Notes
Model confidence (mean pLDDT): 90 of 100. A computed fold for a 75-nucleotide RNA, annotated as c-di-GMP-I-GGC riboswitch aptamer.
[in-house]
RNA sequence: UCCGACAAUAGCAAAACCGGAGUAAUCCGGUGACGCAAAGCCACGGGUCCAUAAUGGAUAGCCGAGCUACCGAAG
Repeated sequence: UCCGACAAUAGCAAAACCGGAGUAAUCCGGUGACGCAAAGCCACGGGUCCAUAAUGGAUAGCCGAGCUACCGAAG
């Protein structure tokens, strides 16, 4: 460095419900944990979704690229 353990320590938080923002996709806060070894960051490529006459927007918990990071058994 790759890698990722019935290891340790910490972290994130799906659905649902409540409150709020938005035309919507969806997002924010609370409760809550289905899961996650990058479920940390990033819309660059592809996908999906929303809206428009068009420009556009959302999703990183769909995949890939890029950047960064905790721990250390076996190999």